[in-house]
RNA sequence: GGGUGGCUAGUUCAGUGGCAGAACGCUGUCCUGAUAAGACAGAGGUCGAAGGUUCGAUUCCUUCGCCACCCA
Numbered sequence: 001g002g003g004u005g006g007c008u009a010g011u012u013c014a015g016u017g018g019c020a021g022a023a024c025g026c027u028g029u030c031c032u033g034a035u036a037a038g039a040c041a042g043a044g045g046u047c048g049a050a051g052g053u054u055c056g057a058u059u060c061c062u063u064c065g066c067c068a069c070c071c072a
Base pairs, nucleotide, nucleotide: 001071002070003069004068005067006066007065010024011023012022013021018055026042027041028040029039030038048064049063050062051061052060
């Protein structure tokens, strides 16, 4: 220098055009003599950045950034 994959909640990851989700973690309540486990409820996200397409973009297109790998 060229190519492939990835970037979404604190963590690990779903979501391939129409309200952003799960598990674990965190907070509160219940339960218990107390803890753990369990039940219920809740908080937590500029979807890596900037443009474009579209009535509408996490999703499609372009450029850039970061990470991993392959080729040279």
Background: This is a predicted structure of a 72-nucleotide RNA (transfer RNA) from Candidatus Terrybacteria bacterium RIFCSPHIGHO2_01_FULL_48_17. It matches the Rfam family "tRNA". Its family is annotated with triplet codon-amino acid adaptor activity in the Gene Ontology. It is annotated as a transfer RNA. The prediction has a mean pLDDT of 84. RNAcentral holds the sequence, with entries from ENA.